Predicted 3D model of a 127-nucleotide RNA (FMN riboswitch aptamer (RFN element)). It matches the Rfam family "FMN riboswitch aptamer (RFN element)". Rfam describes the family as follows. The RFN element is a highly conserved domain that is found frequently in the 5'-untranslated regions of prokaryotic mRNAs that encode for flavin mononucleotide (FMN) biosynthesis and transport proteins. Model confidence (mean pLDDT): 82 of 100.
RNA sequence: GAAAUUCUUCGGGGCAGGGUGCGAUUCCCUACUGGCGGUAAAGUCCGCGACCCAUUUACCAUAGGUGAAUGGCUGAACCGGUGCAACUCCGGUACCAACAGUAUAGUCUGGAUGAAAGAAGAAACGC
Numbered sequence: 001g002a003a004a005u006u007c008u009u010c011g012g013g014g015c016a017g018g019g020u021g022c023g024a025u026u027c028c029c030u031a032c033u034g035g036c037g038g039u040a041a042a043g044u045c046c047g048c049g050a051c052c053c054a055u056u057u058a059c060c061a062u063a064g065g066u067g068a069a070u071g072g073c074u075g076a077a078c079c080g081g082u083g084c085a086a087c088u089c090c091g092g093u094a095c096c097a098a099c100a101g102u103a104u105a106g107u108c109u110g111g112a113u114g115a116a117a118g119a120a121g122a123a124a125c126g127c
Base pairs, nucleotide, nucleotide: 001127005123006122007121008120009119010118017029018028019027031107032106033097034096035048036047037046038045043095044094052072053071054070055069056068057067058066059065060064077093078092079091080090081089099110100109101108
């Protein structure tokens, strides 16, 4: 110094103000937020994770539940400028955001003091 192994820690943000209404942070006006890796710096490109669904399997206590593995599903951007290079920067104007609950929710409450893409560190072994 590189690769592999084990362990530890970290690992998602946001309705201020107003309107209607018996009731809305859910509707309307306005406001606000942006996980991880790649790449000219990205919510909208490419890839991944989460949520959700199915199959197989193990356990529990039938229904069903929980864990693991595999597979599926998985939203949304254009124009101008600069530049070797930008759908990433700058300017402008748009757009998107799981499930359950509740007056219809990206922002409230809940599964979740969870899980994970991944990030950092440590250990011993060997080259």